[in-house]
RNA sequence: CCUGUGGUAGCUCAGUUGGUAGAGCGUUUGAUUGAAGAUCAAAAAGUCGACUGUUCGAAUCAGUCCCGCAGGG
Numbered sequence: 001c002c003u004g005u006g007g008u009a010g011c012u013c014a015g016u017u018g019g020u021a022g023a024g025c026g027u028u029u030g031a032u033u034g035a036a037g038a039u040c041a042a043a044a045a046g047u048c049g050a051c052u053g054u055u056c057g058a059a060u061c062a063g064u065c066c067c068g069c070a071g072g073g
Stems, first nucleotide, its partner, number of pairs: 001072007010025004019056001027043005049065005
């Protein structure tokens, strides 16, 4: 330098005919307990890596850039 792949909640990840962003774990609150754990209920937490474009509408399509991984030269 070229090619491929990934970047989404605190962590691990889902979400590909474009149409209101989700799960598990964790955290907080409540129930339960003498207390804790386990269990049950609820809640908070995201400008979907950045910018631009296409579109009525973009996590999703296109372009440029940034970062990680793999391969090639």
This is a predicted structure of a 73-nucleotide RNA (transfer RNA) from Loigolactobacillus coryniformis. It matches the Rfam family "tRNA". The family's RNA type in Rfam is transfer RNA. The prediction has a mean pLDDT of 83. RNAcentral holds the sequence, with entries from ENA.